[in-house]
RNA sequence: CUUUUAACUCAGUGGUAGAGUAAUGCCAUGGUAAGGCAUAAGUCAUCGGUUCAAAUCCGAUAAAGGGCU
Numbered sequence: 001c002u003u004u005u006a007a008c009u010c011a012g013u014g015g016u017a018g019a020g021u022a023a024u025g026c027c028a029u030g031g032u033a034a035g036g037c038a039u040a041a042g043u044c045a046u047c048g049g050u051u052c053a054a055a056u057c058c059g060a061u062a063a064a065g066g067g068c069u
Base pairs, nucleotide, nucleotide: 001065002064003063004062007021008020009019010018015052023039024038025037026036027035045061046060047059048058049057
C1' cells in the first nucleotide's frame, strides 16, 4: 500500500445484494455422463463513526498478500 461479499472464483463507487461453478429437487435416458428447468444458500471480516439511508464514505482492530529500508 492492496485485499476481505454464497461452499469455491469473482462482480457490485450511497437507495431491494448479484453472476459463473458447485449443492438440492424435477425433466429427460433402458441406465450413467452430458443437457434443460427450478430452488436454496449471505449478521457483505469485526467494532465504532458520518448520513434520512452504508457492502459502498471515515477510523480502529483482525487475517492474508505486496513494496521500500

Predicted 3D model of a 69-nucleotide RNA (transfer RNA) from Aegilops longissima. The sequence is in RNAcentral, with records from ENA. The prediction has a mean pLDDT of 83. Rfam family: tRNA. It is annotated as a transfer RNA. Gene Ontology term of the family: triplet codon-amino acid adaptor activity. Rfam's curators write: Transfer RNA (tRNA) molecules are approximately 80 nucleotides in length. A source record names the gene trnT-GGU. Lineage of the source: Eukaryota > Streptophytina > Magnoliopsida > Liliopsida > Aegilops.